[in-house]
RNA sequence: GGGGUGAAACGGCAAACUGUCGGUGACGGCAGGGCGCAAAGCUUCCGGUCUUGGAGACAAGAUAGCGGGGCUGCCAAA
Numbered sequence: 001g002g003g004g005u006g007a008a009a010c011g012g013c014a015a016a017c018u019g020u021c022g023g024u025g026a027c028g029g030c031a032g033g034g035c036g037c038a039a040a041g042c043u044u045c046c047g048g049u050c051u052u053g054g055a056g057a058c059a060a061g062a063u064a065g066c067g068g069g070g071c072u073g074c075c076a077a078a
Stems, first nucleotide, its partner, number of pairs: 006075001012037002017032006035065001041071003045068003048063006
């Protein structure tokens, strides 16, 4: 210095649930909360799932804490 490795420390993020606001909805913002997370940082490019509209083909969305890809990144022992 590198890793497909993750012990320790400093910090970081924040599931369910609750309050409130936004949305037809999936769900999202903020506050509390803390299940977990070494990319649970960013990105819908691919697949999945979900919502709304549609008879359907399909269209428009949601999910990055469903998986993969791309970009970036802190600390560090055996």
Source information
c-di-GMP-I riboswitch aptamer from Sphingosinicella sp. CPCC 101087, 78 nucleotides, folded computationally. The sequence was found by an Rfam model in a public genome assembly. NCBI's taxonomy places the organism under Bacteria, Pseudomonadati, Pseudomonadota, Sphingosinicellaceae, Sphingosinicella.